[in-house]
A computed fold for an 81-nucleotide RNA from uncultured Thiosocius sp., annotated as Glycine riboswitch aptamer. The sequence is in RNAcentral, with records from MGnify. The prediction has a mean pLDDT of 81.
Order: sequence, then structure tokens, then C1' cells
RNA sequence: CCCGUGGGAGAGCCCGGCCGCAGCGGCCGGCGCCGAAGGCGCAAGUUCCGCCCGGAAUCGCUCAGGCAAAAGGACCGCGGG
Repeated sequence: CCCGUGGGAGAGCCCGGCCGCAGCGGCCGGCGCCGAAGGCGCAAGUUCCGCCCGGAAUCGCUCAGGCAAAAGGACCGCGGG
């Protein structure tokens, strides 16, 4: 690093319009919110690389993504390659 397997958080089942018998769902618009795919940044603070520089992060941003369940899910454990 890959495969299998177990665990795995946060935040709207919000409002309006259209499709749809309805449910599920899809598209458009609005308000609010979340950080743990991915992406971006070290500008303030924190942590790590022994210190500075520099770099990185589970830190910051919220572009993307997400806000019932399912799915996804950083990361962690076990087995195999």
C1' cells in the first nucleotide's frame, strides 16, 4: 500500500416552488448549521517534527461534501497478501 472483517462522531427528516396519486426521491431558490472523504491555508492560537526557520496536523477555512435511517466516513483493532 491492497483485500477481507469489527468499531467509527458532528450538524435541518427546516421553509417555498416544480415533477410525482402518495411515500421515497429528483431539480431550483432561501435561511440555519456540521467537519472526519477530497481540497485549500499556515493569517491568529494549539500540538507534533528536540528549538528557530521551514514543514505538518484530528489545528484553521468551509470550495467540495454532509445535517432521520441507509449509504458515506478520517481514524483505530484483527486476519491475509